[in-house]
Model confidence (mean pLDDT): 83 of 100. A computed fold for a 94-nucleotide RNA from Tindallia californiensis, annotated as THF (Tetrahydrofolate) riboswitch aptamer.
């Protein structure tokens, strides 16, 4: 030099535990940021703040104010898959 492969934010299925359901979440749009393979750096992915808009499934049991089955592109963790385009870099073959 040549070939391979590890290796990120995260997404997606299950499962468990919660939240809301008296409406917060979650999604969209516009501004300002922060993280993001082992180092640099980066956005059409990630997210965090203001701001505007739209916008829902509830019902049943009950001596109690408690259980229960639902419902929401709902939160949190395991697990399982998948998983950085440049530059230097590692790891094993020629």
């Nucleotide at each position: 030099g040549g070939c391979a492969g590890a290796g990120u934010a995260g997404a997606c299925a299950u499962u468990a535990u919660g939240c809301g359901u008296u409406a917060a979440g979650u999604g969209u749009u516009g501004a300002g940021g922060g993280a993001u393979g082992g180092g640099a750096g980066g956005u059409u992915g990630c997210u965090c703040u203001c701001a505007a808009a739209c916008g829902a499934a509830g019902a049943a049991u009950u001596u109690c104010u408690a259980u229960u089955c639902g419902c929401g592109u709902u939160a949190u963790a395991a697990u399982g898959u998948u998983g950085c385009a440049u530059c230097c870099g590692c790891u094993g073959c020629c």
About this RNA: The model forms 94% of the base pairs in the Rfam consensus.